[in-house]
Context: one part of a larger RNA
RNA sequence: GAUUGAACGCUGGCGGCAUGCCUAACACAUGCAAGUCGAACGGCAGCACGGGGGCAACCCUGGUGGCGAGUGGCGGACGGGUGAGGAAUGCAUAGGAAUCUGCCCAGUUGUGGGGGAUAACGUAGGGAAACUUACGCUAAUACCGCAUACGACCUACGGGUGAAAGAGGGGGACCUUCGGGCCUCUCGCGAUUGGAUGAGCCUAUGCCGGAUUAGCUAGUUGGCGGGGUAAAAGCCCACCAAGGCGACGAUCCGUAGCUGGUCUGAGAGGAUGAUCAGCCACACUGGAACUGAGACACGGUCCAGACUCCUACGGGAGGCAGCAGUGGGGAAUAUUGGACAAUGGGCGCAAGCCUGAUCCAGCAAUGCCGCGUGUGUGAAGAAGGCCUUCGGGUUGUAAAGCUCUUUCAGGUGGAAAGAAAACGCAUAGGUUAAUACCUUGUGCGGAUGACGGUACCAUCAGAAGAAGCACCGGCUAACUACGUGCCAGCAGCCGCGGUAAUACGUAGGGUGCGAGCGUUAAUC
Numbered sequence: 001g002a003u004u005g006a007a008c009g010c011u012g013g014c015g016g017c018a019u020g021c022c023u024a025a026c027a028c029a030u031g032c033a034a035g036u037c038g039a040a041c042g043g044c045a046g047c048a049c050g051g052g053g054g055c056a057a058c059c060c061u062g063g064u065g066g067c068g069a070g071u072g073g074c075g076g077a078c079g080g081g082u083g084a085g086g087a088a089u090g091c092a093u094a095g096g097a098a099u100c101u102g103c104c105c106a107g108u109u110g111u112g113g114g115g116g117a118u119a120a121c122g123u124a125g126g127g128a129a130a131c132u133u134a135c136g137c138u139a140a141u142a143c144c145g146c147a148u149a150c151g152a153c154c155u156a157c158g159g160g161u162g163a164a165a166g167a168g169g170g171g172g173a174c175c176u177u178c179g180g181g182c183c184u185c186u187c188g189c190g191a192u193u194g195g196a197u198g199a200g201c202c203u204a205u206g207c208c209g210g211a212u213u214a215g216c217u218a219g220u221u222g223g224c225g226g227g228g229u230a231a232a233a234g235c236c237c238a239c240c241a242a243g244g245c246g247a248c249g250a251u252c253c254g255u256a257g258c259u260g261g262u263c264u265g266a267g268a269g270g271a272u273g274a275u276c277a278g279c280c281a282c283a284c285u286g287g288a289a290c291u292g293a294g295a296c297a298c299g300g301u302c303c304a305g306a307c308u309c310c311u312a313c314g315g316g317a318g319g320c321a322g323c324a325g326u327g328g329g330g331a332a333u334a335u336u337g338g339a340c341a342a343u344g345g346g347c348g349c350a351a352g353c354c355u356g357a358u359c360c361a362g363c364a365a366u367g368c369c370g371c372g373u374g375u376g377u378g379a380a381g382a383a384g385g386c387c388u389u390c391g392g393g394u395u396g397u398a399a400a401g402c403u404c405u406u407u408c409a410g411g412u413g414g415a416a417a418g419a420a421a422a423c424g425c426a427u428a429g430g431u432u433a434a435u436a437c438c439u440u441g442u443g444c445g446g447a448u449g450a451c452g453g454u455a456c457c458a459u460c461a462g463a464a465g466a467a468g469c470a471c472c473g474g475c476u477a478a479c480u481a482c483g484u485g486c487c488a489g490c491a492g493c494c495g496c497g498g499u500a501a502u503a504c505g506u507a508g509g510g511u512g513c514g515a516g517c518g519u520u521a522a523u524c
Stems, first nucleotide, its partner, number of pairs: 001524004006520005013371006019364002021329001026327003030324003035074003040071002043067002047065003050061004081282003090207007099199002104195008112146001114144002121136006152161003166187006174181002208254003215245003220242004225237003257279004261272004284305005307318004335361001337360003343357001344355004374404001376402002384395004408465001410460005418451001423445008468513005473494003479508005489496002
């Protein structure tokens, strides 16, 4: 000099854009953060409509909109947080082969025929609660067989094993038990091939300090056989051999998330890894598996432990390193805000619902950038202050006065863009028996904004509301007076202060920066 996720002191007008627990991976009150689908299902608790009964109160009725709870599907493995652990099962770069991959895309092919349950519900119980038991009823895209089998696997000579589910829209003939069959379209389901995406695995090289850590290793190193996995492999096991690593630093100890990057520097380097992005690890502590395409799963399950809470003492409940917020720790770090309008995600045919992701607003000079606190004129060089050799000098064109302007803040009015999709109508094409349904293109239409009293523009009034901080011995730009008297104090280094202190304190003046300025800490 540059820099910072900074803190502290004094001071503080506005705006834009960023950033904001670096410490206790300490403990957490409260609210919210993952749901959705009735176009899978049986149904109908509540609401609304309709129908029936009734003078009315009211009662009955799934008939309709819709839908609590339940079965079922998909999603809760993403998104969000944190950096404890980990020095290599990690990260970065470059390769590799022995793998899987829901949803998505393209292709081939199938979707035939049966069955038994179970929740909800009803009845009867148990329990303070959490919850739970028995009996009975019922559905499905839930579950289980049979048939068929391209490919796959096992055998290899025959052969053997293994699937599926329906739902919705529309409809001319024909049939009908009046439910529908049937036709067609859309969505779905099973098998399989390829792709895309994502994930798992292997190899090489590189990645902090310590030798006051020199030897380490028995599943250890390799082989044969078996098991196991989606998959290679001592990954695991039995047997056999005795290997494997190491001064090019094994082993041990300490420290640490890694990278793109960031800061600094002419560079080489050094330091660092907040925000943003990629990867990894973790989710009260330790362990385990289940489900699933994917987890050994932050807001799932089980076991153990510590802690907290409820209890009728028999027994139960919980996990903010999600967003806010509280206590604590600390020099120190924000609101228990708004909205799904946009972007994206989950579910759904869609309408839509959910979304503390996200977009916004609030707080903080924490940082960067921009703007303002007026402009011109004005010598009687006013008054006052300070100094003085008492003549004057200086503050100083500074003020006052006169003149002009009104940015920003304040008041009033106007006013974009972020919003075109979805939706409706018309029309053309595709599909089809069909002008229906569905779908694609085009045109038209109206609707949807948290921010928001938005940006921006116009206008009103009046200089009106807006300057401080540090320093002045040398380094280092800037000097005098008074007070003090090795005291009080200053200080980054040299050093000042013991009666004339440009170095302490105050004042006047000056210098530097300026909504900031200094100090401290830290890096180059």

Source information:
Small-subunit ribosomal RNA, 5' domain from an uncultured bacterium, 524 nucleotides, folded computationally. RNAcentral holds the full RNA, with entries from ENA. The prediction has a mean pLDDT of 85.